[in-house]
RNA sequence: UUAUCAAGAGUGGACGAGAGAAUCGGCUUUAUGACUCCACAGCAACCUAUUUUAAAAUAAGGUGCUAAUACCGACAGAGCAAAAGCUUUGAAUGAUGA
Numbered sequence: 001u002u003a004u005c006a007a008g009a010g011u012g013g014a015c016g017a018g019a020g021a022a023u024c025g026g027c028u029u030u031a032u033g034a035c036u037c038c039a040c041a042g043c044a045a046c047c048u049a050u051u052u053u054a055a056a057a058u059a060a061g062g063u064g065c066u067a068a069u070a071c072c073g074a075c076a077g078a079g080c081a082a083a084a085g086c087u088u089u090g091a092a093u094g095a096u097g098a
Base pairs, nucleotide, nucleotide: 001098002097003096004095005094010040011039012038013037014036018029019028020027023074024073025072026071041066042065043064046062047061048059049058050057051056070093075090076089077088078087079086080085
């Protein structure tokens, strides 16, 4: 810089208190052991490989991922509402790949 982010996929062992990126608000999750690490397993199809005009299929390899939409909101536009607020589109930020 660019593409994607409402789908999908967990067991065992170690550790021992927070975790869900950061700030704030909300909501969850966690001593029935989370988070993190290791092993194995799985998901997926970005790269890659094979078949192929292409589309597409398969998944050995390189990554990634395996609670909840990137858990939801914050900023801007539009619509609705007396208001609080709600819906929707986009942005911003972030994650992953190339």